[in-house]
Molecule: c-di-GMP-I riboswitch aptamer
Organism: soil metagenome
RNA sequence: AAAAGGCAAACCCAUCGCAAGGUGGGGACGCAAAGCCGCGGAACCUCGAACCGGAGGUCAGCCGGGCUGCCGAA
Repeated sequence: AAAAGGCAAACCCAUCGCAAGGUGGGGACGCAAAGCCGCGGAACCUCGAACCGGAGGUCAGCCGGGCUGCCGAA
């Protein structure tokens, strides 16, 4: 560079959740890890505090990290 494919943003419908957001279907903005992991940050939600400090949660398509992985020049 190819080949075989894969995933699925926003939005819409249904549903769960106080919420962030999740799940299923439709749908494609994009992705060489947009596969998995909540380990360290960031952001967001709930509660409390209201000077400092906190507790619980969401998010893997925000970043870093860990594990695994298709094809090929190599």